[in-house]
RNA sequence: AGAGUUUGAUCAUGGCUCAGAACGAACGCUGGCGGCGUGCCUAACACAUGCAAGUCGAACGAGAAAAUCCCUUCGGGGAUGAGUAAAGUGGCGCACGGGUGAGUAACACGUAGGUAACCUGCCUCUAAGAUCGGGAUAACCUGUCGAAAGACGAGCUAAUACCGGAUAAGACCAUAGUUCCUGCGGGAAUCGAGGUCAAAGGGAGCCUCUACUUGUAAGCUAUCACUUAGAGAUGGGCCUGCGUACCAUUAGCUAGUUGGUGGGGUAACGGCCUACCAAGGCUAAGAUGGUUAGCUGGUCUGAGAGGAUGAUCAGCCACACUGGAACUGAGACACGGUCCAGACUCCUACGGGAGGCAGCAGUGGGGAAUAUUGCGCAAUGGGCGAAAGCCUGACGCAGCAACGCCGCGUGAGUGAUGAAGGCCUUCGGGUCGUAAAGCUCUGUCGGAGGGAACGAACUCUCUCGAGGUUAACAGCCUCGGGAAGUGACGGUACCCUCAAAGGAAGCACCGGCUAACUCUGUGCCAGCAGCCGCGGUAAUACAGAGGGUGCAAGCGUUGUUCGGAAUCAUUGGGCGUAAAGGGCGUGUAGGCGGUUUGUUAAGUCAUGUGUGAAAUCCCUCGGCUCAACCGGGGAACGACGCAUGAAACUGGCGAGCUUGAGGCUAGGAGGGGCUGGUGGAAUUCCCUGUGUAGCGGUGAAAUGCGUAGAGAUGGGGGAGAACACUCGUGGCGAAGGCGGCCAGCUGGACCAGUUCUGACGCUGAGACGCGAAAGCGUGGGGAGCAAACAGGAUUAGAUACCCUGGUAGUCCACGCCGUAAACGAUGGGCACUAGGUGUCGGCGGUAUUAAUCCCGUCGGUGCCGGCGCUAACGCAGUAAGUGCCCCGCCUGGGGAGUACGGUCGCAAGGCUGAAACUCAAACGAAUUGACGGGGGCCCGCACAAGCGGUGGAGCAUGUGGUUUAAUUCGACGCAACGCGAAGAACCUUACCUAGGUUGACAUGUGCUGGAUCGGUGGUGAAAGCCAUCUUCUCUUCGGAGCCAGUGCACAGGUGCUGCAUGGCUGUCGUCAGCUCGUGUCGUGAGAUGUUGGGUUAAGUCCCGCAACGAGCGCAACCCUCGCCCUUUGUUGCUACCGGGUCAUGCCGGGCACUCUGAGGGGACUGCCCCGGUGAACGGGGAGGAAGGUGGGGAUGACGUCAAGUCCUCAUGGCCUUUAUGUCCAGGGCUACACACGUGCUACAAUGGUCAGGACAAUGGGUCGCUCCCUUGCAAGAGGUUGCUAAUCCCAAAAACCUGGCCUUAGUUCGGAUGGUCGGCUGCAACUCGCCGGCCUGAAGCUGGAAUCGCUAGUAAUCGGAGAUCAGCACGCUCCGGUGAAUACGUUCCCGGGCCUUGUACACACCGCCCGUCACACCACGAAAGCUGCGUGUACCAGAAGUCGCUGAGCCAACCCCUCACGGGGAGGUAGGUGCCGAAGGUAUGCGGGGUGAUUGGGGUGAAGUCGUAACAAGGUUAACCGUA
Repeated sequence: AGAGUUUGAUCAUGGCUCAGAACGAACGCUGGCGGCGUGCCUAACACAUGCAAGUCGAACGAGAAAAUCCCUUCGGGGAUGAGUAAAGUGGCGCACGGGUGAGUAACACGUAGGUAACCUGCCUCUAAGAUCGGGAUAACCUGUCGAAAGACGAGCUAAUACCGGAUAAGACCAUAGUUCCUGCGGGAAUCGAGGUCAAAGGGAGCCUCUACUUGUAAGCUAUCACUUAGAGAUGGGCCUGCGUACCAUUAGCUAGUUGGUGGGGUAACGGCCUACCAAGGCUAAGAUGGUUAGCUGGUCUGAGAGGAUGAUCAGCCACACUGGAACUGAGACACGGUCCAGACUCCUACGGGAGGCAGCAGUGGGGAAUAUUGCGCAAUGGGCGAAAGCCUGACGCAGCAACGCCGCGUGAGUGAUGAAGGCCUUCGGGUCGUAAAGCUCUGUCGGAGGGAACGAACUCUCUCGAGGUUAACAGCCUCGGGAAGUGACGGUACCCUCAAAGGAAGCACCGGCUAACUCUGUGCCAGCAGCCGCGGUAAUACAGAGGGUGCAAGCGUUGUUCGGAAUCAUUGGGCGUAAAGGGCGUGUAGGCGGUUUGUUAAGUCAUGUGUGAAAUCCCUCGGCUCAACCGGGGAACGACGCAUGAAACUGGCGAGCUUGAGGCUAGGAGGGGCUGGUGGAAUUCCCUGUGUAGCGGUGAAAUGCGUAGAGAUGGGGGAGAACACUCGUGGCGAAGGCGGCCAGCUGGACCAGUUCUGACGCUGAGACGCGAAAGCGUGGGGAGCAAACAGGAUUAGAUACCCUGGUAGUCCACGCCGUAAACGAUGGGCACUAGGUGUCGGCGGUAUUAAUCCCGUCGGUGCCGGCGCUAACGCAGUAAGUGCCCCGCCUGGGGAGUACGGUCGCAAGGCUGAAACUCAAACGAAUUGACGGGGGCCCGCACAAGCGGUGGAGCAUGUGGUUUAAUUCGACGCAACGCGAAGAACCUUACCUAGGUUGACAUGUGCUGGAUCGGUGGUGAAAGCCAUCUUCUCUUCGGAGCCAGUGCACAGGUGCUGCAUGGCUGUCGUCAGCUCGUGUCGUGAGAUGUUGGGUUAAGUCCCGCAACGAGCGCAACCCUCGCCCUUUGUUGCUACCGGGUCAUGCCGGGCACUCUGAGGGGACUGCCCCGGUGAACGGGGAGGAAGGUGGGGAUGACGUCAAGUCCUCAUGGCCUUUAUGUCCAGGGCUACACACGUGCUACAAUGGUCAGGACAAUGGGUCGCUCCCUUGCAAGAGGUUGCUAAUCCCAAAAACCUGGCCUUAGUUCGGAUGGUCGGCUGCAACUCGCCGGCCUGAAGCUGGAAUCGCUAGUAAUCGGAGAUCAGCACGCUCCGGUGAAUACGUUCCCGGGCCUUGUACACACCGCCCGUCACACCACGAAAGCUGCGUGUACCAGAAGUCGCUGAGCCAACCCCUCACGGGGAGGUAGGUGCCGAAGGUAUGCGGGGUGAUUGGGGUGAAGUCGUAACAAGGUUAACCGUA
């Protein structure tokens, strides 16, 4: 620091996801040791049991028992225990420490201050004092009640308990002066006079003074307590500034409310409370309400800014079963106190009582989940005490848990036959792997044994010394030295010794991100998955294995937080088209603001200072062997306060300035607005004339109108609406919008000017106004147009598009609505930043008689374009550039602009505006293709023009289907279907039935035997099986060759997969295309080149050009046909010479010609004319056998179709192995209701038939072609001959020509079908061959929709040959004969090429994709209601308790009287009562949940239904927005 994922690819935008760190964690697998930490995040749920707060006898009175001992009359008594235990009075503590986070959005917390408005026990210091008295009461004893808890009565007693008096420095209260301070309210100090207010003793020691006089007491001494006052310290109360979560779908809240006065209350200010008075107070800088939450130091993360968090430790707060209340006290409204109410639990004798673990352990429960009912007060700290000491679940330790962090170990060295074994393998090997074994060592941890701490310092006790006090050498206090004693952890850390490699490694991952690869299994199954995505028979993605990678006593997973995320953007984002500019203006608050000067010092800056607790983080040093951990010191704590200073900038105040802004004067432009008039054209209606049969409408029609007179045409009249031309990227307006003409009223902008004001400005949340169309209300109006509606068409349907009609509406007035793709998809203002060119308005200059022209300037409105910007497209002085200011808005897609709530509206609906759930995308721009019922250009038998066919018939052949034991298999639009098959009777043959078989075939090997070969016999359908006869070679004598039998390896497979493949082939297409290098352009995909202008059959060539070249294709080179030449001259040829024949190159010469076959020539737009760019090229012409590639062939670019072929061959994998191999017999591939393709023959006279006559080329031939002869009607047969072929043969060419007959008919057409007789091939023609003779003589009279071929030696027509082949050809391939017609042309159909355009397609239009319906699932809304919760108001009732009133009952202290009993008073108190008041109740609202028959839409879901809405002009030539 980034990466993956939208696309065919690209760049942006944008979300999702990952890699990091962390955790009080949990879960899975695994687990050796130690140190240091941490450990109920859930039910503030309920709690059994034990412990967690007591202590003081030196405050006080009283005071056991057990046990032991002694005495005893045996009943008991005494001593010790012991002034102990337990309890009481009293004091101090219990308000600390410990727990929890429910509540709390608050002065609760943090920070900085204030308190002149306060308190403070214990502690410290200072000053002073502690006197004289009194009356009670617990305990105890006794009585009563009660189950208990406990209660009540009578009697006794003490105090440092309680009360009265004295004293009064001082304090307090009020107050006269003086001084000082102040926040102006007051306060402080000082000095007077007045009033009020104290106390308590304890233990120890001593005898100087006094008394008795042993020694004690008074007393003295010190000490601990006590009282008053002051001060301090500490701790707290209260107040204030600032900071402190979310929701505005919470916008108004408030009656003690805000303030005042009097009073009360408090430690203290205060509506804190009360009476009265006033009517205030808070709020958009967010009141009120709701939701959530303890706050902080810190912790985690991050580069930081931030974000998240608030366990452990520390500070503060709040709470203690729930709610309320006070008492005591220095302090509480009190966790282990009290009272009341409530819920719950327990006890009960049913009358009544008891309780509160959110203390430490522990239990149940909840939960994914969190420990021992441990030891000790040794240390630290706390309470009490004079102290010893006691108490202390605070704390110190130990236990449990890999929960976290840190450290250590599980060994080290050597060791290659690279062992065995596993896995892989191309079978060679590779790898685990120096790994192991083996050998040599070491000794951490663990184990055994032994030694053994620090933490301990004291207080205290003893002792020594010094000092103080004192009369004193007691005593006491203080200080110093010494000694003794104290450890839960724990015989632990640590150290030593011993033996021994011995006891100690797992987990996750290995497709990409992301380090790490193979095999097997599985077969869209099982499964994986963080995202993208894997799995449908070759899975590095599932599962296992081998191997590898990563971390390691852990490793993974899950959850959560931050990061990455600049994905809420202060640092640090955006808004033309990706999400995003408000429809437009006026303007409030607010924000921002020209220039000069003075002043101020709020912001700002500087210096100093205070605070910013400790811990943490950071630096440094140190202590545990290191580290974690811990300690010392420092820095820092980014903040706030105070003081002093500075004055540039911002702000405040004052005074100016003119450039911003505005005013004034003089002008012109304009569909700016409103109102009232007015005009013509057109449409329609009405009247009327002329006139007659149609009009109208469409793609074509029909509905409709018209003989009752339409349409057309002439005249007249009415009505409403809109204003042609001018009209213009021209004008005006803020936008919506505004268009005949005239008048009135009125807004704004612009220009010019020697003028005025003096910052008056910009923006603008709310607010207010304007706001197209549609729509709504009321009333008018209504010509045309026209939702709805009706009819006619179209259509599969047509609730549409088209047509004929037609109502709201459109128009006017008034009032609503408030939305639009309200768009420049671009908020407003100001400033700055190259140019060019239009146009509108104004002004100026120059020339002129005259500016319309030329030059300039201001304002508006356009186009082009540079810098710059932008993802690109594009914008570009009218910015989307560069800056400043203000407002609005955005944060993935869908759900959804929906629901709920609020608000506005008459309604329709508008504004505001979510969530659940769901997806991994959605989206922008541009690129390359493909496609379009887009465009342009151009080709092709593509159409057209022609000729002949197919489709109808019969037959042949192939296919589908059906049938079958089998009808083997493959091929399926063109590009399967006379195709593989150039030839199925057996064979072929792969199929079926039946019978056999270590193999029909290759190689190796073990054993046995012998030749193989050949012959014979039996059985059998054959194959086969059985039997039998005959018979080897070489040799180093081992054996080898060969064969057979048997066994093992293996053979074999036309079995599967052409979607695992090679090769071959088809097709687009013989179409003209397909690419590369370098350069250039572009962020990039890509582009350029290859586009353009011409031209061509052609990316053929020329010209131009940021391209220049090149490659594969095209063309040419090759073959063949056509002309000529040279050469060759047999088997060919025969002009000439000769010979021969009925005749024939038949024969000898010959090689001229033809021809054969070898080599050349020839054609290149070369020549001429015209056109064209003096180009390429085109048109015409000449010459020429041939002319513009002369005809034909071979030749098939990059690629496409997962095209075809595993059954040609080859081949991976899978399957099979007495069978899916192989041999053999028979059958089948030849079936037959039917359907299709390809053909043959025909339907006839351009014909048929008979007779005669003529002219080819290519081929083939010895297991062959066969002349010729004989024979047969013929197919053929028999004989014989030539030819291994330019020699002989096949071989007759046929159409054609000549002549005869047939005469339009199912025929002398046609030949199917059937009968019968023959022939040929072959082992064999039954299933199932071909040919011949005779007889038979079917359909068919030119073929519906549709469809095929062909552009010249072509179509058509005619025959010939060949391959295959024993035989079988209407098929296929080749050969020649005869030999046409037509092409105007490119509109249309099909296919193709180039350019361009649109695209939501890229599996590429056979694409994509929308909505209803049906089904399943999910979440949500509505809903009669039902049901919890919270809260408001009113009322009822009212516990405890404070306060007030009362208090006849009761009461010791003080006062008065008194006979001293008692009485009265003061002061209290039980009780009563009043206010307030919790829970509770009644009534009625509000808020927010849950649930709810039914209902509504939404989302999701491989193959459901209906249509075809959108994307191309998407098929209505738009699409989309608002509205009905």